[in-house]
RNA sequence: GGGCCGGUAGCUCAGCUUGGUAGAGCACAUCACUUUUAAUGAUGUGGUCGCGAGUUCGAAUCUCGUCCGGCCCACCA
Numbered sequence: 001g002g003g004c005c006g007g008u009a010g011c012u013c014a015g016c017u018u019g020g021u022a023g024a025g026c027a028c029a030u031c032a033c034u035u036u037u038a039a040u041g042a043u044g045u046g047g048u049c050g051c052g053a054g055u056u057c058g059a060a061u062c063u064c065g066u067c068c069g070g071c072c073c074a075c076c077a
Base pairs, nucleotide, nucleotide: 001073002072003071004070005069006068007067010026011025012024013023020057028044029043030042031041032040050066051065052064053063054062
């Protein structure tokens, strides 16, 4: 230098193929239960979908650029 994969909630990830209300588990908060804690149950909080731009009525999803991480190839020494 070239190619491929990944980046989404505090953490681990799904959703992208086929554009149409952003989700699950864990965690956290409150309540119930309990002598208390734990466990269990109920409710709730939590997101510029890495960043910027474009296309579109509408973008996490398509296109372009760019940053970060991983893998492979090539080049130099």